Context: one part of a larger RNA
RNA sequence: CCCUCGUUAAGGAACUAGGCAAAAUGGCUCCGUAACUUAGGGAGAAGGAGCGCCCCCGGUAUGUGAACCAUCUUGCAUGGAGAGCAGAAAGGGGUCGCAGAGAAACGGCCUGGGCGACUGUUUACUAAAAACACAGGUCUCUGCAAAGUCGUGAAGACGAAGUAUAGGGACUGACACCUGCCCGGUGCCGGAAGGUUAAAAGGAGGGGUUAGCAAAGUUUACUUUGCGAAGCUCUGAAUUGAAGCCCCGGUAAACGGCGGCCGUAACUAUAACGGUCCUAAGGUAGCGAAAUUCCUCGUCGGGUAAAUUCCGACCCGCACGAAUGGUGUAACGACUUAGGCACUGUCUCAACGAGGGGCUCG
Numbered sequence: 001c002c003c004u005c006g007u008u009a010a011g012g013a014a015c016u017a018g019g020c021a022a023a024a025u026g027g028c029u030c031c032g033u034a035a036c037u038u039a040g041g042g043a044g045a046a047g048g049a050g051c052g053c054c055c056c057c058g059g060u061a062u063g064u065g066a067a068c069c070a071u072c073u074u075g076c077a078u079g080g081a082g083a084g085c086a087g088a089a090a091g092g093g094g095u096c097g098c099a100g101a102g103a104a105a106c107g108g109c110c111u112g113g114g115c116g117a118c119u120g121u122u123u124a125c126u127a128a129a130a131a132c133a134c135a136g137g138u139c140u141c142u143g144c145a146a147a148g149u150c151g152u153g154a155a156g157a158c159g160a161a162g163u164a165u166a167g168g169g170a171c172u173g174a175c176a177c178c179u180g181c182c183c184g185g186u187g188c189c190g191g192a193a194g195g196u197u198a199a200a201a202g203g204a205g206g207g208g209u210u211a212g213c214a215a216a217g218u219u220u221a222c223u224u225u226g227c228g229a230a231g232c233u234c235u236g237a238a239u240u241g242a243a244g245c246c247c248c249g250g251u252a253a254a255c256g257g258c259g260g261c262c263g264u265a266a267c268u269a270u271a272a273c274g275g276u277c278c279u280a281a282g283g284u285a286g287c288g289a290a291a292u293u294c295c296u297c298g299u300c301g302g303g304u305a306a307a308u309u310c311c312g313a314c315c316c317g318c319a320c321g322a323a324u325g326g327u328g329u330a331a332c333g334a335c336u337u338a339g340g341c342a343c344u345g346u347c348u349c350a351a352c353g354a355g356g357g358g359c360u361c362g
């Protein structure tokens, strides 16, 4: 010096990102217990008093209950009786033992805010949470050889030995009050008049090939050029032709979206009001410097001697907002944030002691 412990004057969070760590609380009995509340809770709320870890009064109260006695219903009966065993509490007394005077174990509490209703689940080895799940809500698919899923486009299996009060998928996430407007885009559902449209059908026409024919040339058999049937072959217009798309309608607890500029009231300011442009429609209720607010330590109020945090308001919402749910909410939480009481070596500021290690010498 390090590790693990113990104690500490005065102060008591001044430490620190943060009371991290430590201290404190702690058992039993009795008294007492608020707001709020889903009437269950909250609650061991909080707070207070007494008692307790050795011994005696005391083997007392009490519990259990063998012999034995009585009764008649004769029994694993009923009623007495009480040996033995177990054994408190209150109250009172003693003063036993020590390094420390009596084991171990054993809630700190209160208040405000945020988030998530809750118990649960999770990153085996940095994250336990506000993330996931959840009961509940809604939409949607599915009529049974179900939809959906696994499988080789299989057999087969799950779904299910279930049948729409069932099963699958998606979103939301107890409960309370609610959930506004937009279907123009994308998706989905429905529609079928018209437009477009594949393979296929169809085959007008065109090309190639050439039996043959014609013309020309030279030679009597060829050459060149042109035309060209049938067949074969290459190609091919019109026309017919489904779904889809275009089109028409519906649908937002489907994906999503939910404006700008200018003016106006008899102080000023502001604008209930008006004008205008654009849009599918221009954000309703509620909430709001918020887990969302850049400017920002916004402004006002509270708490402190002093507070970028915290709480209550305001609204100028850079850039909240209604099942990508909105706003509340008792209970719950090793969650998060702020304050207080208690308590302390966290600190002012360090000291001493115990055990172990390191270090030095041997």
Stems, first nucleotide, its partner, number of pairs: 001357008010348002014346001019343001027051005036041001038174001054094004062086003068080004072075001096102001108341007115333002120132002136172007148158003175328004180258003185255002187251005194246003200240002205235005212227007259277005286320001287317001298314005